[in-house]
Context: one part of a larger RNA
RNA sequence: GAACGCUGGCGGCAUGGCUAAAGCAUGCAAGUCGAACGAUUAAAGCCCCUUCGGGGGGGUAUAAAGUGGCGAAAGGGCGAGGAAUACGUUCCUUACGUACCCCCUGGUCGGGGAUAGCCCGGGGAAACCCGGAGUAAUACCCGAUGUGGUCUACCGCAGGCGAAUCAAAGGCUUCUGCUGCCUUGGGAGCGGGGAACGCCCUAUCAGGUUGUUGGUGAGGUAACGGCUCACCAAGCCGAAGACGGGUAGCGGGUGUGAGAGCACGGCCCGCCGCAUCGGGACUGAGACACUGCCCGGACUCCUACGGGAGGCUGCAGCAACGAAUCUUCCGCAAUGCGCGAAAGCGUGACGGAGCAAUGCCGCGUGCAGGAUGAAGCCCUUCGGGGUGUAAACUGCUGUCAGGGUUCAGCAACACAAUGAGCAGACCCAAAGGAAGGGCCGGCUAACUUCGUGCCAGCAGCCGCGGUAAUACGAAGGGCCCGAGCGUUGCGC
Numbered sequence: 001g002a003a004c005g006c007u008g009g010c011g012g013c014a015u016g017g018c019u020a021a022a023g024c025a026u027g028c029a030a031g032u033c034g035a036a037c038g039a040u041u042a043a044a045g046c047c048c049c050u051u052c053g054g055g056g057g058g059g060u061a062u063a064a065a066g067u068g069g070c071g072a073a074a075g076g077g078c079g080a081g082g083a084a085u086a087c088g089u090u091c092c093u094u095a096c097g098u099a100c101c102c103c104c105u106g107g108u109c110g111g112g113g114a115u116a117g118c119c120c121g122g123g124g125a126a127a128c129c130c131g132g133a134g135u136a137a138u139a140c141c142c143g144a145u146g147u148g149g150u151c152u153a154c155c156g157c158a159g160g161c162g163a164a165u166c167a168a169a170g171g172c173u174u175c176u177g178c179u180g181c182c183u184u185g186g187g188a189g190c191g192g193g194g195a196a197c198g199c200c201c202u203a204u205c206a207g208g209u210u211g212u213u214g215g216u217g218a219g220g221u222a223a224c225g226g227c228u229c230a231c232c233a234a235g236c237c238g239a240a241g242a243c244g245g246g247u248a249g250c251g252g253g254u255g256u257g258a259g260a261g262c263a264c265g266g267c268c269c270g271c272c273g274c275a276u277c278g279g280g281a282c283u284g285a286g287a288c289a290c291u292g293c294c295c296g297g298a299c300u301c302c303u304a305c306g307g308g309a310g311g312c313u314g315c316a317g318c319a320a321c322g323a324a325u326c327u328u329c330c331g332c333a334a335u336g337c338g339c340g341a342a343a344g345c346g347u348g349a350c351g352g353a354g355c356a357a358u359g360c361c362g363c364g365u366g367c368a369g370g371a372u373g374a375a376g377c378c379c380u381u382c383g384g385g386g387u388g389u390a391a392a393c394u395g396c397u398g399u400c401a402g403g404g405u406u407c408a409g410c411a412a413c414a415c416a417a418u419g420a421g422c423a424g425a426c427c428c429a430a431a432g433g434a435a436g437g438g439c440c441g442g443c444u445a446a447c448u449u450c451g452u453g454c455c456a457g458c459a460g461c462c463g464c465g466g467u468a469a470u471a472c473g474a475a476g477g478g479c480c481c482g483a484g485c486g487u488u489g490c491g492c
Base pairs, nucleotide, nucleotide: 002488003487004486005485006484009363010362011361012360013359014358015356016355017321023318024317026316027315028314031070032069033068036067037066046057047056048055049054077274078273079272087198088197089196090195091194092193093192096191097190098189101187102186103185106182107181108180109143110142111141112140119132120131121130122129123128148166149165150164152162154160155159170179171178172177200246201245202244207237208236209235212234213233214232215231216230217229218228219227249271250270251269252268253264254263255262256261276297277296278295279294280293299310300309301308302307327353329352330351331350335349336347337346338345339344366396367395368394369393376387377386378385379384400433402428403427404426405425406424409422410421436481437480438479439478440477441462442461443460447476448475449474450473451472457464458463
């Protein structure tokens, strides 16, 4: 965050699975770079051959696959767990990290061997796998240089000096530059670690603890630390509530209230935790990684029975559960993010549209005139009274909805081009298409008649109904709200 009943014209802005962190068909949600690399291919144009059908060559641009780079740790979802390793506030880190971005320092030399793709062969139902030959790089390796960084010896006030160790990659180009790569220091932003204080119920939980508390040494880490290990000591916490049990994501805030307080934490923002359940590491600047990997469990699916595949707590959607919660929509035009030199590509983030009176706000359903006052209906003391200017009728207006014309703005990115969707103005027609719900005994605003007869029924409390019921049911009338009105639930 409502649900249910009756009713329902329009618009704006919000909100919309609170239950099964139970299970999911289908599609989409993370790519991009040919200006890192090899190989390959269609059309146009060029050259050659031509039997005029076409064939070959080189070459530009480009698509699928591959190597390589960056991203994939963001964005998006959910609240299971967790009562403190969380969160909030204030501090500390001389005990730390940081890819991309900005500033600064110096550098970018020489060489080498492989391997995907491709080709050949083979295995398998499939998923996929194996062997041979051979190729490129900003992939990988070796050497050199060392402004510097790290570590260390010596002298030392500052500082100086020596040894050891650690680098690199090219691409494009209008030939001049642009861009990348390596090293040092600084910055910005982001993160890791630590402390104090604050943070629900329960004593029908009173003692808890053995890596436990501290020390020495070692390992490990970006870093401190019992974080881990060996040895040594016996400590440490506790009625200011340890330990145990229950419940719960925390905060900014939200509801209510004069405040103090009480209750809550949905949407939005910050932080934390999680990604079928449990465990683990790998890669990397960053993960122990929602749509990566491995192992185990449960479940589902495929199978040729040998073996394989999967994870919507992403956006839609399905089934189930439930009182109950939406479209398998449009677009990358805007904002933002990733990649790219750029053009651009991708983006269920996002921007929009759709559905739902779920909420808040706005508008309309007409306006003026019109009788001692039609009809109908109701009441009546039968005289009359009420509905009631209400209607009819006359005049007028044109909101919304409908039709037509036109088109600013959201559009900014040199110019130009560019709108999914929204929106503005003018004209036409026509009172036409648009009112209901609850209540009327007291509390509590609003009364009569008939029916019924402790029956049928009403009811939030008090209480109504047994023959004149303002309390039941209906009618007329009235009161309160109004595209809503009531009921139920929850909070103050």
Small-subunit ribosomal RNA, 5' domain from an uncultured prokaryote, 492 nucleotides, folded computationally. Its mean pLDDT, the model's own confidence on a scale to 100, is 84.